[in-house]
Source information:
Predicted 3D model of a 1494-nucleotide RNA (small-subunit ribosomal RNA) from an uncultured bacterium.

RNA sequence: AGAGUUUGAUCCUGGCUCAGAUUGAACGCUGGCGGUAUGCUUUACACAUGCGCGUCUAACGGCGGCACGGGGCAUCCUGGUGGCGAGUGGCGAACGGGUGAGUAACAUAUCGGAACAUAUCCGGAAGUGGGGGAUAACGUAACGAAAGUUACGCUAAUACCGCAGAUGCCCUGAGGGGGAAAGGGGGGGAUCGCAAGACCUCUCGCUUUCGGAAGGCCGAUGUCGGAUUAGCUAGAUGGUGAGGUAAAGGCUCACCAUGGCGACGAUCCGUAGCGGGUCUGACAGGACGACCCGCCACACUGGAACUGAUACACGGGCCAGACUCCUACGGGAGGCAUCAGUGGGGAAUUUUGGACAAUGGGCGCAAGCCUGAUCCAGCCAUACCGGGUGAGUGAAUAAGGCCUUCGGGUUGUAAAGCUCUUUCAUCCGGAAAGAAAUUGCUUCUAUUAAUACUAGGGGUAGAUGACGGUACCGGAAGAAGAAGCACCGGCUAACUACGUGCCAGCAGCCGCGGUAAUACGUAGGGUGCGAGCGUUAAUCGGAAUUACUGGGCGUAAAGCGUGCGCAAGCGGUUUGGUAAGACAGAUGUGAAAUCCCCGGGCUUAACCUGGGAACUGCAUUUGUGACUGCCAGACUAGAGUGUAUGCAGAGGGGGGUAGAAUUCCACGUGUACAGUGAAAUGCGUACAGAUGUGGAGGAAUACCGAUGGCGAAGGCAGCCCCGUGGGCUAACACUGACGCUCAUGCACGAAAGCGUGGGGAGCAAACAGGAUUAGAUACCCUGGUAGUCCACGCCCUAAACGAUGUCAACUAGGUGUUGGGGAAGGAGACUUCUUUAGUACCGCAGCUAACGCGUGAAGUUGACCGCCUGGGGAGUACGGUCGCAAGAUUAAAACUCAAAGGAAUUGACGGGGACCCGCACAAGCGGUGGAUUAUGUGGAUUAAUUCGAUGCAACGCGAAAAACCUUACCUACCCUUGACAUGUCAGGAAGAUUCCAGAGAUGGGAUUGUGCCCGAAAGGGAACCGUAACACAGGUGUUGCAUGGCUGUCGUCAGCUCGUGUCGUGAGAUGUUGGGUUAAGUCCCGCAACGAGCGCAACCCUUAUCCCCAGUAUGCCAUCAUUUAGUUGGGCACUCUGGUGAAACCGCCUCGGAUAACGGGGAGGAAGGUGGGGAUGACGUCAAGUCCUCAUGGCCUUUAUGUCCAGGGCUACACACGUGCUACAAUGGCCGGUACAAACCGUCGCAAACCCGUGAGGGGGAGCUUAUCGGAAAAAGCCGGCCUCAGUUGGGAUCGCAGUGUGCAUCUCGAAUGCGAGAUGCGGGUAUCGAUAGUUAUCCCGGAUCAGGUUGCCCCGGUGAAUACGUUCCCGGGCCUUGUACACACCGCCCGUCACAUCACGAGAGUGGGUUGCACUAGAAGCCGGUGAGCCGACCGCGAGGGGGCAACCGUCCAAGGUGUAAUUCAUGAUUGGGGUGAAGUCGUAACGAGGUG
Repeated sequence: AGAGUUUGAUCCUGGCUCAGAUUGAACGCUGGCGGUAUGCUUUACACAUGCGCGUCUAACGGCGGCACGGGGCAUCCUGGUGGCGAGUGGCGAACGGGUGAGUAACAUAUCGGAACAUAUCCGGAAGUGGGGGAUAACGUAACGAAAGUUACGCUAAUACCGCAGAUGCCCUGAGGGGGAAAGGGGGGGAUCGCAAGACCUCUCGCUUUCGGAAGGCCGAUGUCGGAUUAGCUAGAUGGUGAGGUAAAGGCUCACCAUGGCGACGAUCCGUAGCGGGUCUGACAGGACGACCCGCCACACUGGAACUGAUACACGGGCCAGACUCCUACGGGAGGCAUCAGUGGGGAAUUUUGGACAAUGGGCGCAAGCCUGAUCCAGCCAUACCGGGUGAGUGAAUAAGGCCUUCGGGUUGUAAAGCUCUUUCAUCCGGAAAGAAAUUGCUUCUAUUAAUACUAGGGGUAGAUGACGGUACCGGAAGAAGAAGCACCGGCUAACUACGUGCCAGCAGCCGCGGUAAUACGUAGGGUGCGAGCGUUAAUCGGAAUUACUGGGCGUAAAGCGUGCGCAAGCGGUUUGGUAAGACAGAUGUGAAAUCCCCGGGCUUAACCUGGGAACUGCAUUUGUGACUGCCAGACUAGAGUGUAUGCAGAGGGGGGUAGAAUUCCACGUGUACAGUGAAAUGCGUACAGAUGUGGAGGAAUACCGAUGGCGAAGGCAGCCCCGUGGGCUAACACUGACGCUCAUGCACGAAAGCGUGGGGAGCAAACAGGAUUAGAUACCCUGGUAGUCCACGCCCUAAACGAUGUCAACUAGGUGUUGGGGAAGGAGACUUCUUUAGUACCGCAGCUAACGCGUGAAGUUGACCGCCUGGGGAGUACGGUCGCAAGAUUAAAACUCAAAGGAAUUGACGGGGACCCGCACAAGCGGUGGAUUAUGUGGAUUAAUUCGAUGCAACGCGAAAAACCUUACCUACCCUUGACAUGUCAGGAAGAUUCCAGAGAUGGGAUUGUGCCCGAAAGGGAACCGUAACACAGGUGUUGCAUGGCUGUCGUCAGCUCGUGUCGUGAGAUGUUGGGUUAAGUCCCGCAACGAGCGCAACCCUUAUCCCCAGUAUGCCAUCAUUUAGUUGGGCACUCUGGUGAAACCGCCUCGGAUAACGGGGAGGAAGGUGGGGAUGACGUCAAGUCCUCAUGGCCUUUAUGUCCAGGGCUACACACGUGCUACAAUGGCCGGUACAAACCGUCGCAAACCCGUGAGGGGGAGCUUAUCGGAAAAAGCCGGCCUCAGUUGGGAUCGCAGUGUGCAUCUCGAAUGCGAGAUGCGGGUAUCGAUAGUUAUCCCGGAUCAGGUUGCCCCGGUGAAUACGUUCCCGGGCCUUGUACACACCGCCCGUCACAUCACGAGAGUGGGUUGCACUAGAAGCCGGUGAGCCGACCGCGAGGGGGCAACCGUCCAAGGUGUAAUUCAUGAUUGGGGUGAAGUCGUAACGAGGUG
C1' cells in the first nucleotide's frame, strides 16, 4: 500500500466482499510448564446457609456466667480482684464494599463565583464554676403460640435540665442586648481532712472561637437520535413582604404585574450513568465507557420522615404494594446490586478457601478487638509474556504409504542406527526477602516543685509470616513425560490420486458439482500459525462509501418550474477611533493512573517502579493594531435616479374591427357521392356531393415568418385604439454601498381536470358503427358527447429541458444574425472599420469517464441557496398540511439482489439507408407436384422389421449390389482361455479318405500318413494340430458433448491477419476507409501510414492449333507392287498414339478515362480479353457428421453385450414425403432397309465363326494376358411402308401359363424370355426445381460393385436449341454507414395480467397490554399547623398556679388505589390490498431496429 466482482472487451460511476488490528468473549478440535492480569456483558430475576460493623469498664450503675480472694463458716454473705453476658452512655455505623435500574440534566467535565455549616483531625486563642430531677438494667406482677408488650417499684453517669459567668462570637435602632462546658485516669513533696479526698501537677475529655482540610449551593461553556414531536408554560416569569433552610433563591405562601422559553430546535418521544480513558486510525475522526481512578445515582417497588456534624440512611425505623417464610389463624418475620454459594435465564463467566503477617479503616490511653476492605491461595489456555517438546551424525536414499510416462519420483537425513546434552516436568536436599513499628529496658529533651507521669528523639532486647518449606540454589536419573489446528480454484502462501456424478455437499465474494472436480468426501504431499489453531459475534480500518482535513450534481444518484423577498450568510475605496474576533507573551489550572521518552527491579519479557515530557483545553492578565467586526467621517468604479420631438419588440390587460376558410340554412343549375392499401359503415333519386347567389354563427389569424423578436418562467402572432411593465442606447447631472444570495414565506405557473353561468363553427377523449385480425376493447374509416372558447373561482403538476441555480470577476480568435451608438469614404445608393446589448455556429488553451463544453463555459476563482449517497420495494405505506374532488406536498421501513447505471469499442441484427455481385429475380427452355412403378425416409406394424444420417448442408444418403453369406437384428440349439494374438505345459506332424447321430454347429468312431532344419544316434528346433491352468483375448456395447483422422457447409464467397509506426486513458482505430476499376483486398490514384503473410491470380491436369522427335500389330493407296479384305511387301507424308516445344500478352490500331488502372470497338489469329473444363477450398462458423471404415481416453460386459450354427428378418403396409424411370402420343408408334462414335472392360475372364431354339438361351470353342482377339448391335438419324386421333398398332403396370440362365438353394425374396390378358394415365391445383453453349433438351455406349441381380451412381460420345430489357422486387453474399436495452448475438432481449407456493408489510369490525397527560375520587405513614376536655419530673413560685411538654382529635400537603377521558406505542384479528422471490405454467407481444402505429 491494495485486491475480487457489472462487460464479448474498455473507461468511468457505484455498491457488495476480502486481506489488518482489537475483545470481560463464546463454540469446535487439541492441550506439557511457568509468570502477570482478567473472569454474570443475559433476569436492577428469586434467594437456603455462613460471614461482611463494631468497639470502649480509663463515661455509668451492675454481677447472670467463669476464675481468684475476703468474711463468717453446716448451708451462706461479700463486686474486693481478674474480668464480664445484657443494659444506660459515647464514638462509629453517612466510610469502606456492590450495582448502573433511573437520569439528556437536579448528572458529568472544564473554568469561575458568594450567601453557608462542619463531629473527628491539624494549627492558633480563651475557658472548664455551682446545682437539680429522672430513667433503663434490676425486682415483682400480668398478657401473648411467637415476635414482643404492659403495670408498679429501686438506682447511676461524660445521659438530661436550669443558674452564674464571656477572650473571642452573634444581634443591634450603636444606647445596648444574647448565649457554654463534664468529667475520667496517672503521679505526688509540703499543708488540710476520721476517711474518701481536698490541693498541686501531667494527661485524656468537655466548652467558645479563628484558620486549614473536606463538604453543601450558584453561574458560564461542552455533552446522543427523531420536526412523520412546532409551539410550550400558571408557581409559570418578575417584583414587594413574610415564612423556611446551615446557606442564595418561587424553595414555600400572600398580594401585584404579565411575563418567560422556542427554528442557535423549546415541548414531546426514543435511547443512555458522566469523565480520566480504551480500541482503531497517518491524522482528522469513528466506536466504546469491563478491569483501575474521580464524580453521580440506586439498595425488593413506591412514599414520607426521625436521629445525627453529615442520611431522607444497602446489612436503621414508619406506612402502602408485590412476593417468600413462620403461625396455636389471633398475629408476626424478611430483603445478597457485600464475600462465597444456590436456583433460574443464557452461547457464556470461578471457592459456601486462608489470614489479619503486610497496607488501610472503626473503637480504645493502651494492650487489643473487629474488618469477605485488603493480602494471599484455589478454578478456567480467557488474554498478554516467557521456556520446552531435544542436539550432532547418519544413503542401502531401508521398509511402508502415495504418485507414475513403469524409467522412476516423493515422504526423506526424515526414521532406524551411532555419539551427546538435560532447560522444564519428576524425585531428594538446602533455603530467602516481604518485619518494622507498637512493646520492654535505657538515655537525652520538653513539661513539672519533682529524678513521678506524659510526649518526642536516640540506643538496645525480645516477639510477630496467611502465602509456604513458596521463590531461588544444589544434586540424581534418563531422550526419557510433552503437537496440534486450519488451509491448498482466484483474491491468498500451498497439487496430485481415488470416490461421487447439479446427487451428496462446499461457499467470505466471484462461484464449484450434470462421469476424466487442483473448489464436494478421503488419502498422500504441501503451505501457514503453533500450546494453540480455526469458526461465530462485535468495533474501527481499508471506505475520499457523509468528503472539516477530503466528494459531487449536462448524459452515471443529484439544480427547487420561475421570480420577489424577511431572518441568516457574504459584502467596494479611504481616514480616525475601539479592541469583540485574531495573533504574541506571562500566570493559574488541566488529580493520580494510562500513552510517549530516559532510567531502575523481577535470569528476559509481560509486569512493577523513579523522573521527565505531554495532556493540543479553560480562565485571568499584559501587549499588537495588519486583517474581520463595531463606532464616526469621507469617496465613486458596485447599485440606483433624472434629462432625450432616442430606439426595437407576437411583453401584459381592456375595447373595437377586417378578410380568407370550414359548417349550417334558403333558393337556382345539375347528376351521383364520400372514404380506403382494398372496402364497408355513412350521405343521397323524398335530388345529396359539385357549382352559383344570399344569409347565420363560432373559432383561429395563411403569406410576411426567420438559426428572427419580447418576457422571470409558463408563454406570446390579423389590424386599430386606450391604459401599462421591462429592456437597450448616448452624453451629462444627482444619491452615495443604498449591494449579492436567500431557509420559512408570498406571487406567478402549459395542458388536462373541477365548480357556477354563458357559448358551441371546426376538432375531438368517452361512446357507437364499419373494416383489419387468430383475437383487435387499437392503429385505418364514418359518426360523435364532455372538452377545446368567454367570465369568475379552484387545481399547482409536466422530458415545467439548455435534463446545465443566481450574482460577480478573469481567460485566443473566426463567421453569421437582431436592436442601438460612433468614425471614415462616397453626390447618392451604400461600403468599410469600430463599440455595446442579445442570439446562433466553428474553434485555441483548459476541463471532462468519454460524449462533448469552450468569453452566453461544463475553463480559472469568489459569495449564497437547493439537492445526491447502490438497484428494487417507492416517490409507495402510515402520519401531518393543502384541495370540492381528482389528487398534490412532506416522506419511511421490513424484505430482496450483487449488481443497477453512464460513455465509448468490436461484432451481430434491423419489416434502417447507399453501392455491388450470383440462374437470385426477370426473359426463354425443360421438369417436379397429378398417374403407374422403382428406390429412400417417416409413420404404423412386428419375435425382429439391426444401426447411423434429419432445414438448406438427412431422405437412388453410409450401401460401387441384403435369396445363404454379408448381418450388426429376432427365435431356437451349442461353446467358455474361447472364432482371432502372445507366453507356459502333457501329447501328436500337418493333412487326406470315410461311417453313424443331428437342422447344423457339434459329438462319436474307422482308415491312411510321416514331411523340413541340426545331429552318427538318442534327441532337440521351426511350423501346424491339440490338452490343462492362468495372464488375457473378444465386444458393429456406450459416450462424435472426452478425442485424432476424414468429410459436409457458408463458399471458389473475397476475404482473414501480422510487424513497425501513428492516434486514443483504454477496449480499439489506422493500414483494410476514400475516388475509379476488376471475376477478385485485381490493379491505379490519393491518404499517418510503410511493409508483410494466408487467401485471389499464376504455376498442375485435360481440351482446342501448329512445329519437332519416335512409330513392328494403327493408318494410307498419298506414292510403288499385291489382295475378297492395309491382306501382304514397302514406307512413316497424313490421321492417330505419346513425348518435347511454340502460341495469347489488352501485344497492335482506334476511342473513352485522370496522361493511370482499366474499359468499348477493330485487325490478325486455331483460340481474345481468367479461351472451355477439372484439380486446388484462407482465418474461421455450425459442441455440423462419423466411436458402425480406421485409430483412441474413460465407462460397461466376461458360461456373455463374446463365439459358432439353422431358420427368419433388414424385401412386411391403411398412409405421408423426397428422388427417379416410363408415359399420356403423329416432331409419334410399329415393320423393313441403311450410315456415323467415343470412352471403357476381358484369362476364376471376354468369347468369334458355325449349328439348334420364336426367344431368353444352349452347343461350340478359333482368337485374346490385349492400339492385334472379343464384348460390339451404337441409338436418335436417313430411306421405304403401315397406323390416322382412339384409352388407340399410344402406354405398359398387374395377372395367368410356359420355358431360360446364375447359384448348395430363387417359397418368403432376384434377373431376363415367349405366349395370353391389358390397369391408372389425355400434359397435371397451391407451390416448387434445373440450366447461359457444345449448355438445356434428346439419343444410345461403357464401367465399378458383382455367382446372379440396376429405372441408381460414375463416365463416354451423337444430334443440338431458346433467352437475358434490366436490378424495382424474392433469396444468398460482399463493402460503407446508421440505430440498438442484442453478445448463447433477432430462433436475441423482454413487459404485464392470471394460476400455484412462500415471505415481510399496509388496511381492517375490533381485542389485549405498556407508557403518559387531564379531570374527579381516595387519602396510609409522616412533617407542619390548629385544638388540646385528659396527662406530665426538672425551671419560676411558699402555694394556687405559670412556663413548657405528651397523648388524642381536626386540617393542609401527599404515595398506592379507584372511576372516566384523551394521546401514544406494542402485540393480535375474520377478511382484504399491493409488493418481493420462486421450475421449462397460461394469455398475449407493450419496449429495445423506423421494434413493424417513432